[in-house]
Molecule: transfer RNA
Organism: Tissierellaceae bacterium
RNA sequence: GGGCGCUUAGCUCAGUGGGAGAGCGCUUCCUUGACGCGGAAGAGGUCGUAAGUUCGAUCCUUACAGCGCCCACCA
Numbered sequence: 001g002g003g004c005g006c007u008u009a010g011c012u013c014a015g016u017g018g019g020a021g022a023g024c025g026c027u028u029c030c031u032u033g034a035c036g037c038g039g040a041a042g043a044g045g046u047c048g049u050a051a052g053u054u055c056g057a058u059c060c061u062u063a064c065a066g067c068g069c070c071c072a073c074c075a
Base pairs, nucleotide, nucleotide: 001071002070003069004068005067006066007065010024011023012022013021018055026042027041028040029039030038048064049063050062051061052060
């Protein structure tokens, strides 16, 4: 330098045009002598950044950034 994949909640990951979810974790309450388990409720997201397409973008297109893999080049 070229190619491919990934980037979504604190963590691990779904979702792939009609406006974002799960598990675990966290908070509060119930339960317990207490902790844990269990039960109920809740908080938490500019969907990597910026532009474009579209009536509408997490989803399609482009550029950039980060991470990973492969190839090439130099030494």